[in-house]
RNA sequence: GGGGGGGUAGCUUAGCCAGGUAGAGCGCCUGACUGAUAAUCAGGAGGUCGAGAGUUCAAAUCUCUCCCUCCCCA
Numbered sequence: 001g002g003g004g005g006g007g008u009a010g011c012u013u014a015g016c017c018a019g020g021u022a023g024a025g026c027g028c029c030u031g032a033c034u035g036a037u038a039a040u041c042a043g044g045a046g047g048u049c050g051a052g053a054g055u056u057c058a059a060a061u062c063u064c065u066c067c068c069u070c071c072c073c074a
Base pairs, nucleotide, nucleotide: 001073002072003071004070005069006068007067010026011025012024013023020057028044029043030042031041032040050066051065052064053063054062
C1' cells in the first nucleotide's frame, strides 16, 4: 500500500442482508423471603448504537469520509 471481520448498557452480545417503539444474559439498585447471607421471586435504573456527513417522512440498519481493533496479502 491492497482486501476482509469487528466497534450497540459496567461486561458478553442479538438486531443490520430486507429502514418503522433499541433487546437479552450477567452485573448494579430497591423490595419480598431469611436470625443473617446466598439462592429464588417481583420491580427499577442504566444506550449521543465508534465519530461526522448524505439519502429518506423515518437510519443501529442504506451511501460516503474518518478513527480504533483483529486477520490475510504485498
The RNA shown here (transfer RNA) has 74 nucleotides and comes from Candidatus Iainarchaeum sp.
Its Rfam family is "tRNA". By type it is a transfer RNA.
The sequence was found in a public genome assembly.
Model confidence (mean pLDDT): 85 of 100.